Model confidence (mean pLDDT): 75 of 100. Predicted 3D model of a 146-nucleotide RNA (c-di-AMP riboswitch aptamer (ydaO/yuaA leader)) from Lihuaxuella thermophila.

RNA sequence: GCCUGCAAAUCGCUGAAUCCCACCCGAUGGGAACGGGGGAACCAACAUAUGGGGUGAAUCCUAAGGAAGUGUUUGUCUUCCACAGGUAGGGUGACUCUCAACACCCGAAUCCGUCAGCUAACCUCGUAAGCGUUGUGAGAGGGGGA
Numbered sequence: 001g002c003c004u005g006c007a008a009a010u011c012g013c014u015g016a017a018u019c020c021c022a023c024c025c026g027a028u029g030g031g032a033a034c035g036g037g038g039g040a041a042c043c044a045a046c047a048u049a050u051g052g053g054g055u056g057a058a059u060c061c062u063a064a065g066g067a068a069g070u071g072u073u074u075g076u077c078u079u080c081c082a083c084a085g086g087u088a089g090g091g092u093g094a095c096u097c098u099c100a101a102c103a104c105c106c107g108a109a110u111c112c113g114u115c116a117g118c119u120a121a122c123c124u125c126g127u128a129a130g131c132g133u134u135g136u137g138a139g140a141g142g143g144g145g146a
Base pairs, nucleotide, nucleotide: 011132012131013130014129018032019031020030021029033127034126035125036124037123038122043117049114051115052112053111054110055109060086061085062084065081066080067079068078069077089106090105091104092103093102095141096140097139098138099137100136
């Protein structure tokens, strides 16, 4: 000096999920800010077992395999599971915004329980969890240093 791994701190990322006050052995409370749900008129919609709906970027399509059902003599269809490819859409590449282009990722999960369109007043709920990127060009603005 380079590469890899671990730990701590600072900083940063996804996300609404941060900050302040009081109490404090413990338990517990309040506020601001951000976010979600319910909820008139008007408007919209004519829904209702193939139930319906919410949070979220997280929808949809195709191939092949297994199981079940229907039907049938083995063809088609439906559902579920597993596993690939693509995709609507979303994120990051370290001041903010816009445009272009490149690279790397995500494209889940879960809740309500027969029930909810929008929706002022009003009512109500949440403030978790999980991580480690720091490449390029142009324009505008901002900040810092000398």